Molecule: transfer RNA
Organism: Leptospiraceae bacterium
RNA sequence: GCCUGCUUAGCUCAGUUGGUAGAGCAUUUCCCUCGUAAUGAAAAGGUCACCAGUUCGAAUCUGGUAGCAGGCU
Numbered sequence: 001g002c003c004u005g006c007u008u009a010g011c012u013c014a015g016u017u018g019g020u021a022g023a024g025c026a027u028u029u030c031c032c033u034c035g036u037a038a039u040g041a042a043a044a045g046g047u048c049a050c051c052a053g054u055u056c057g058a059a060u061c062u063g064g065u066a067g068c069a070g071g072c073u
Base pairs, nucleotide, nucleotide: 001072002071003070004069005068006067007066010025011024012023013022019056027043028042029041030040049065050064051063052062053061
């Protein structure tokens, strides 16, 4: 220098042919208990890496940028 893949909640990850953003763990509250933990119930938490484009509508499609990982020379 060229090619490929990945980037979504605090962490680990789903979400596929574009139509309301989700799960587990963690956090907070409640219930339970003499008390604690566990179990159970609920809540909070998101610029879907960034900038543009296409579209009535983009996490999803297209182009570019950045970071990470791998490959080729």